Parts: sequence; C1' cells; structure tokens
RNA sequence: AAGUUGUAUCGCCACACUCGUCGCGAGACGGGGCCGGAAAGCCACGGGUCUUGGAAAAAGACGGCCGGGUUGCAUGA
Repeated sequence: AAGUUGUAUCGCCACACUCGUCGCGAGACGGGGCCGGAAAGCCACGGGUCUUGGAAAAAGACGGCCGGGUUGCAUGA
C1' cells in the first nucleotide's frame, strides 16, 4: 500500500412524527426530531412493493425492501 473483518476513538447520516414548499399521487426538498445504520454515500441494471391510469398498455415513486455495480473516511485486529 492492498485485501478481509468491523474493535475503539473523533465524527457522519437521519426512521417515525411534525412545520413549510412542490407534485393528480406514490413521494421529494428544507427546518425540527432521532428509530436505527459500518457505507442508511451514489446509481433505477435485475427482482419486489407502491402511485397515476385503467380493459390493458404506458408513465412515475421507493437506494432506510433485496440483489448487483461504483466511490470514499478513520485505524483496533
């Protein structure tokens, strides 16, 4: 240095809920909040769930549902 693991420290993110804004909606963004997380950083590629539509098709949302890809911080073993 790299890899595996994830001990410790300093830190990081922010579920639910709530206020405001945007959206037909799922939901997103910002403030508060703090259940949890060792990538709870990023990516909609695969699966899945949800929304609109509705005979279907199609379009969209969810990365804190799972898998996968990719990048990164500190250093106990």
The RNA shown here (c-di-GMP-I riboswitch aptamer) has 77 nucleotides and comes from a Methylococcaceae bacterium. Its Rfam family is "c-di-GMP-I riboswitch aptamer". From the family's description: GEMM was predicted in a large-scale screen for bacterial structured RNA regulatory elements. The organism belongs to Methylococcaceae, within Bacteria.